A computed fold for a 546-nucleotide part of an RNA from a metagenome, annotated as small-subunit ribosomal RNA, 5' domain.
Context: one part of a larger RNA
RNA sequence: GAGUGAACGCUGGCGGCGUGCUUAACACAUGCAAGUCGUACGAGAAAGCUUCUGCUUGCAGAGGCGAGUAAAGUGGCGCACGGGUGAGUAACACGUGGGCAAUCUACCUCCGAAUUGGGGAUAACAACGCGAAAGCGAUGCUAAUACCUGAUAAUAUCGUUGGUUCUCCGGAAUUUUCGAUCAAAGGUGGCCUCUUCAUGAAAGCUACUGUUUGGAGAUGAGCCCGCGCCCCAUUAGCUUGUUGGUAGGGUAACGGCCUACCAAGGCAACGAUGGGUAGCUGGUCUGAGAGGAUGAUCAGCCACACUGGAACUGACACACGGUCCAGACUCCUACGGGAGGCAGCAGUGAGGAAUUUUGCGCAAUGGGGGAAACCCUGACGCAGCAACGCCGCGUGAGUGAUGAAGGCUUUCGGGUCGUAAAGCUCUUUCAAUUGGGAAGAAAAGUUGGUCGUUAAUAGCGGCCAGCCCUGACAUUACCUUUAGAAGAAGCACCGGCUAACUCCGUGCCAGCAGCCGCGGUAAUACGGAGGGUGCAAGCGUUAAUC
Numbered sequence: 001g002a003g004u005g006a007a008c009g010c011u012g013g014c015g016g017c018g019u020g021c022u023u024a025a026c027a028c029a030u031g032c033a034a035g036u037c038g039u040a041c042g043a044g045a046a047a048g049c050u051u052c053u054g055c056u057u058g059c060a061g062a063g064g065c066g067a068g069u070a071a072a073g074u075g076g077c078g079c080a081c082g083g084g085u086g087a088g089u090a091a092c093a094c095g096u097g098g099g100c101a102a103u104c105u106a107c108c109u110c111c112g113a114a115u116u117g118g119g120g121a122u123a124a125c126a127a128c129g130c131g132a133a134a135g136c137g138a139u140g141c142u143a144a145u146a147c148c149u150g151a152u153a154a155u156a157u158c159g160u161u162g163g164u165u166c167u168c169c170g171g172a173a174u175u176u177u178c179g180a181u182c183a184a185a186g187g188u189g190g191c192c193u194c195u196u197c198a199u200g201a202a203a204g205c206u207a208c209u210g211u212u213u214g215g216a217g218a219u220g221a222g223c224c225c226g227c228g229c230c231c232c233a234u235u236a237g238c239u240u241g242u243u244g245g246u247a248g249g250g251u252a253a254c255g256g257c258c259u260a261c262c263a264a265g266g267c268a269a270c271g272a273u274g275g276g277u278a279g280c281u282g283g284u285c286u287g288a289g290a291g292g293a294u295g296a297u298c299a300g301c302c303a304c305a306c307u308g309g310a311a312c313u314g315a316c317a318c319a320c321g322g323u324c325c326a327g328a329c330u331c332c333u334a335c336g337g338g339a340g341g342c343a344g345c346a347g348u349g350a351g352g353a354a355u356u357u358u359g360c361g362c363a364a365u366g367g368g369g370g371a372a373a374c375c376c377u378g379a380c381g382c383a384g385c386a387a388c389g390c391c392g393c394g395u396g397a398g399u400g401a402u403g404a405a406g407g408c409u410u411u412c413g414g415g416u417c418g419u420a421a422a423g424c425u426c427u428u429u430c431a432a433u434u435g436g437g438a439a440g441a442a443a444a445g446u447u448g449g450u451c452g453u454u455a456a457u458a459g460c461g462g463c464c465a466g467c468c469c470u471g472a473c474a475u476u477a478c479c480u481u482u483a484g485a486a487g488a489a490g491c492a493c494c495g496g497c498u499a500a501c502u503c504c505g506u507g508c509c510a511g512c513a514g515c516c517g518c519g520g521u522a523a524u525a526c527g528g529a530g531g532g533u534g535c536a537a538g539c540g541u542u543a544a545u546c
Stems, first nucleotide, its partner, number of pairs: 001546002004543001006542005013393006019386002021351001026349003030346003035077003040074002048065008084304003094228007103221002108217008116150004125140002128137003156181004162175005186209006193202001194200001230276003237267003242264008279301004283294004306327005329340004357383001359382003365379001366377004396426004406417004430487001432482001435479002440473001445467009490535005495516003501530005511518002
C1' cells in the first nucleotide's frame, strides 16, 4: 500500500447491488419446510338452502341441491431431489487423465412383440373387548392397476453343438443345433346395437393412456488405475486376512469383500507405522511475476443428520423431517407405560468482541403428483433489519469588502478565521407532497378454422386465429404537480518518518507513544483553544493475510 463474512469508538442524508453465528456438530418452546392422484379401488357424510304431501301451523314424512365434495382407508408415483452443516476424513476423499472385455440405471426418447385363463384374501366398514394415553386384539363383510397361480413367448437368461471375425490371448461379438427357465392390468372418452327407456348391460369398432417382455439411446450411479495433494524422525520399524495362490460363497459388478486349505509373504529413509492439524476443488486476497496466504457468499465433489450400531423397502438409501436396538438428555403419565430429535425457514436460551423477521407470495423460474383443471413447495421470488461491503448522488450555485460583529493572535501598527457570513440574484437533484403509470404474463381455459387419426362430419391430438383470465413485490421502476435553501458533516491528525503551528495550562507530575522518543518553568510531541492538513457518510483503532 492492498485486502476482510470483521469487531470496537465517535459520527451518520438518500439510492442501487451484494453480504450477514467465523464462537457451542450446545440445548431447543411455537408455527411452517413433501405430498399428490377419484381417468387404479371399495365406499362416502354434515352444516346450510330448497320442493312436495299431511295436518295439530310448526311439526312429521318423502325427495332435490350441497356432492360423488370433505375427512378416513387400500393401491400407484414421489418422499434417495431440493434445503442445511463441515463434526469426522491425510483418504482413490478431492483434482486431473485414463479404464470396466468386471457393472447397474425408475421416470424420458426411438424401434420390435404381446396385453390370455383362473383363484383366495384383506383394510376401510359393522358390532365387540383391553388400555389413562400411545395404541392393540379377536369376530364378520367387501374391491382393485393390491396379492397368488396356470397358459403362451424370443433377438431374454442359463447350459450345449458346429462355424466366422476381432483380441489386451483371459475372452468378446455374431451366426447356428438342441434343451431348460421366466410375463402382463387394466382405466377413461366416443360411435353402433339392445332393453325396464331415468339409466344400465353385453358384444364389436375406435381414440387416448397404462401394463408385460426385448433391443438401442440419453441421464445418473458404482468400481479400478497413473499422477498431484499439510506438519512432526524429539514417531523407525509396521503387518497375520496380513501378502499371494486354489476352491467356494457373496455382490449389479472385479477383488481377502468373506470362508476353508496351501505358501510366507507384503510395506518402509523416494519416510512405512504412529502422532498432530484439516472437508477437497473451481476460485478468493496479495504480488511485476515466481510465489505466499486462504477455501465466507456462488458452483462441482465428498461426508454427516442427538451419540453408537443394524438392516428393511426401493431403480437408487443402509435414508435430516422412515424403521429397529442400545446410550445420554428432555417431556407426558392414572406409575402399568409412552413421546421426541431445527447442522430445513423464521424464532428462543446459552456461548461470544460479534451476525437479521416467529414477514408476503406461489405472480415468475424450478421441482413432486395428476390426462387436465389444479394441489403441494420457508426451493425460489420478494419485502423487513444492519454504513457490514462496493458503487452512485446530495448536503446548494452566482455575486458580495464598511475586509462587519465575534474568536484567536500581536512587535498594539496590525494579522488571521475570510467571499467565509450577512445582503442581493438564482436553481430544486435527493428527501417531502399531488396525480399518472410500464415491463416482469408465457401459459392454462373457451370459441372457430385447418391438418392428422378413424368406418365416422363422434371423440382425441398437433398448428393457427379470436375472446377471457392470472402480479407477492406494489403507495414498484419511471414520468409529473407543489413549496422552499428549505431537511442533510463528521472523524483523525499537525516533532521526524508524514501533508499540516501558534497561544495558554502543566512542570520527569498529569500524561503521550507505531519506531526514534517527548514532559524536570518559555513543550510546534502532554491537556485545552485558535488556526491548519488529510479523508469524507464516513473517519479512526484493534485483530489477522500478502